The part of an RNA shown here (small-subunit ribosomal RNA, 3' major domain) has 479 nucleotides and comes from an uncultured Spirochaetota bacterium. The coordinates come from a structure-prediction model, not an experiment, and the mean pLDDT is 85. RNAcentral holds the full RNA, with entries from ENA and SILVA.
[in-house]
Context: one part of a larger RNA
Order: sequence, then C1' cells, then structure tokens
RNA sequence: UGACGGGGGCCCGCACAAGCGGUGGAGCAUGUGGUUUAAUUCGAUGAUACGCGAGGAACCUUACCUGGGUUUGACAUGGAGAUAAAAGCGACAGAGAGGUCGUGUUCUGGAAACAGAGAUCUUCACAGGUGCUGCAUGGCUGUCGUCAGCUCGUGCCGUGAGGUGUUGGGUUAAGUCCCGCAACGAGCGCAACCCCUACUGCCAGUUACCAGCAAGUAAAGUUGGGGACUCUGGCGGAACUGCCGGUGACAAACCGGAGGAAGGUGGGGAUGACGUCAAGUCAUCAUGGCCCUUAUGUCCAGGGCUACACACGUGCUACAAUGGUCGGUACAGAGUGAAGCGAAGCCGAGAGGCGAGAGCGGAUCACGGAAAGCCGAUCGUAGUUCGGAUUGAAGUCUGAAACCCGACUUCAUGAAGUUGGAAUCGCUAGUAAUCGCACAUCAGCAUGGUGCGGUGAAUACGUUCCCGGGCCUUGUACA
Repeated sequence: UGACGGGGGCCCGCACAAGCGGUGGAGCAUGUGGUUUAAUUCGAUGAUACGCGAGGAACCUUACCUGGGUUUGACAUGGAGAUAAAAGCGACAGAGAGGUCGUGUUCUGGAAACAGAGAUCUUCACAGGUGCUGCAUGGCUGUCGUCAGCUCGUGCCGUGAGGUGUUGGGUUAAGUCCCGCAACGAGCGCAACCCCUACUGCCAGUUACCAGCAAGUAAAGUUGGGGACUCUGGCGGAACUGCCGGUGACAAACCGGAGGAAGGUGGGGAUGACGUCAAGUCAUCAUGGCCCUUAUGUCCAGGGCUACACACGUGCUACAAUGGUCGGUACAGAGUGAAGCGAAGCCGAGAGGCGAGAGCGGAUCACGGAAAGCCGAUCGUAGUUCGGAUUGAAGUCUGAAACCCGACUUCAUGAAGUUGGAAUCGCUAGUAAUCGCACAUCAGCAUGGUGCGGUGAAUACGUUCCCGGGCCUUGUACA
C1' cells in the first nucleotide's frame, strides 16, 4: 500500500422486511448429468453451465457410427509433359456415390501455318483437416456492475515503499455539486449530447381521415368533394429547481406549493471506466506451434444426435365454480407477404381441398374471426360436463421420403393430479399477475426466443438481521 475480520461508523440495492404470484409434489415439453449404445458428434459446469452455442437434427444440416467408394483429391494457385477432348444425352448392373460402354468433338483471331483462352489426363509443388493446445494468441463475449469509482501532470511531505490531491463538513442516483484544506489542474468514467414515448405549433394531405355541403345504400367514406378532426412524418416549441414559501452556512441542496400534458434524472432503450476471474470461445472467423497426408482428407447409402432404471435445472398444462361447456356479441397494437400473402364463393363434421386464383411488392390487397371481456343457458362439489397424459382406429398437410423420428384433425380411450416437505425464485406501476397476436429460424415442425398490445392489482413501518456493494477508520503472525 492492499487484502481480510463472527472490528467500528456512515450509506445503497426487490438484499431483508411488507405484499402478490411462482418453483420444489403430478403429467408432459425441453436442456443437462448419469447409464446404455456400433454411434448416442462437440463445446458450455457455483454465482457468471443446464428452453445455453442451436433464430428451429426425418434426408440434408452432421462434425458421430456401420458399410461402400476415392487419393493432386469436394475446393485454390502454379510448373512440366501429353491428349482432343470435356460438358450433355443414352444403355448396363449398383443402395447410392461412383464405375463400364456408346454417342458426342470447344471458343477467339487468322486464308493457312500458328497464337491465345478454356478442357481432360499424367506428374511435381501443394490442397484439405469441426484434429490438439482458449494455459501461445487476435477478435468477440460473460461477470463484479450502469457499481462510482480508476488514474495522471506539476507542486509539496516522506531516507524509502509511498502519501497528498481522491481525506474532512454538508449534499446527491452519482468522485453530483458546494464549502474548507499543500495543494493546483487534468484525463477515463457519472451526467448531457442519440433513439422511442407523453403535450403542442407549423408544413404536407394519399392508400389514412369525414365536421360542414351534395349524391347514395339494407348497411357502409361508398362517390363528388373537403384540409377541419383523427392519423401519418418532417421541422420546431416545451421542463430549467425557471417561479413562490420554508429549512440550510449567506452555499450546494432538501421539503412543500403554484402553473403545466409532463416536476425535480418525466417513463423506457442504447451506452458498461481502470481492472478481476490464466473466466468463455482454436467448432463463427482469423491465427503461432504441434499432429494426420491411400487419411484424422474427401464422396455416398443407412443409422445415430430422438436411447432410458434414474437425478437435477428451465418451462407448459392442471388440480376447478373468480370455473368447465354451449349459444350470442364487442374492442387492439406491432409485424409479415412474390419460389410469397392468398380473398369472396363452393366442397368437407374437421384438419383441409377447390378457387383455369380476385386483389396485393401493399396506410389501398391478404395473413386476420384477437383472446381474456360482456349477455344468456347449463353443470352443483363429484376424481366430476374438472384434468387431459396414454393408447387404438380413421384421416389431413408438408416433403423424393414421416418406420426409426414431423405437425395437425376426428372418433374412441380417460392416467396422475384435490394446491405441493425441507428449501427456494421473480416483481415497486401501466409493474406483478392474467389474456391473446405477430415475427425470426423455417418445405414441414415452438410449451422456447424476440417483440406487440388488452385487462390490471397488493405492499414498502423501516434498515435490527441474511446476501452483494461503496466510503472512512481500526487490528493483523496474510501478500
């Protein structure tokens, strides 16, 4: 000087407390461990692995296994030599890859010789490696932590390591600001500048809108028209402790109030200091070294990654009446669409099919009926009209192909489960809880992920305690 203390002081955080809802029990989905296997490819492992890489394993992907091929190679460049082929098409056997046979005989310039380009074969250099090392590395990332810290120049103090500044008194979300001070300044962080959102002015009105006018209908911005309103999207305004009162050191600031759409960082996002964990990644990519080179490369078929006594994590669905079922009826936002979205209409009980496919590269058309909600009926506390696992049968769709191993529909079947031990997680407001919708990936496949809106709470006395963190101080046999 740090680190540490079941030392002290001050302070913060859904850290506790106060509340609400979960997990832990059940079934299933999914990831992991383990076990099994020819293979169950590899990586990630307290917090900071485990619905993670994977934003989608039937083939492909695919890296694994078995079997069948191949060796200048699936891919690149170059040298030397040779050939007139090669591609394509057809035949044969083959699981296919590939093999054999047949057919076929390139382009440019030139009259030609020939030159150039391209192709094939042989050969030599080399290619290739998801092989190893993340403890050789770059890049990228997690974490402490969006915590308020981390440092420097000059000066001063100390023999020196170092200190001071950065400590102290207040204050703040903040090393934020004020005051004081052997310090005076500065940098990286904080804040602000950026994006979305809440109010509003101006400009612009089509595909959006419809107040007034006219036409029109069963109804309808449907039509003429309008530029008011909503909305869209471009430029501005608006919030700054600016104003008032109180507290305070006359400061910084804090408390209350006014006006205001919004009040003290308005709400959300992006943004992550010096560093820590030899943290993670050589399998995104790049890369040193090492290793393989008729194989650890490469091509193909089938299988596997989907196994299953079990253990754990993360979820979904429930155990019902604040509910289930049936009928009627209402209101979003944000997206996506051309190898696409696919309407009306018709067929089917339904998934779905037809629609010689209307319209739409979209504020115009389509996906597209939002669901919870509201109104009415029924069920009457039961393993039930709860719950839907499992299984049987018949189908639909995608796709060469759903056996291993897809999703969905219908009929039948109707398991566990009656609110979950110890323990443990999330959340402070348009939040939790609850309800649906869209998108990425994608032929098909979503209970996961990322967004979007609808309905919409309870509680916070407080900081003694648990956990993590910040500043000062103290002890130390630790560095």